[in-house]
RNA sequence: UUUUUAUAGAGAGGCGCGGAGAGACAGGCUCGACGAACCGCCGGCAACCCCCAGCUACCCGCUGGCACGGUGCCAAUUCCUGACCAUAUAAAAA
Numbered sequence: 001u002u003u004u005u006a007u008a009g010a011g012a013g014g015c016g017c018g019g020a021g022a023g024a025c026a027g028g029c030u031c032g033a034c035g036a037a038c039c040g041c042c043g044g045c046a047a048c049c050c051c052c053a054g055c056u057a058c059c060c061g062c063u064g065g066c067a068c069g070g071u072g073c074c075a076a077u078u079c080c081u082g083a084c085c086a087u088a089u090a091a092a093a094a
Stems, first nucleotide, its partner, number of pairs: 001094008013042004021031003025082004043074003047071003051065005078086001
């Protein structure tokens, strides 16, 4: 990068650096010098995998927990509408 499957109404921010953008795209709307993005540190959340317990009953699956480990995430329902495989993320495969 491509493919497949699943999820996207819940949850969770401070500091430093930096200095004008950011929210994928189009339109809207919003956030931003009371300091955007990027990067770093620390903290947090718990969606998926891992792990633990229970249920189910033999194929899976469901519920709860955990935050040591692998990812992810921490304004607004994926911010809204559109395209619904458009975007993002996880897991698996090539």
Molecule: SAM riboswitch aptamer (S box leader)
Organism: Hymenobacter caeli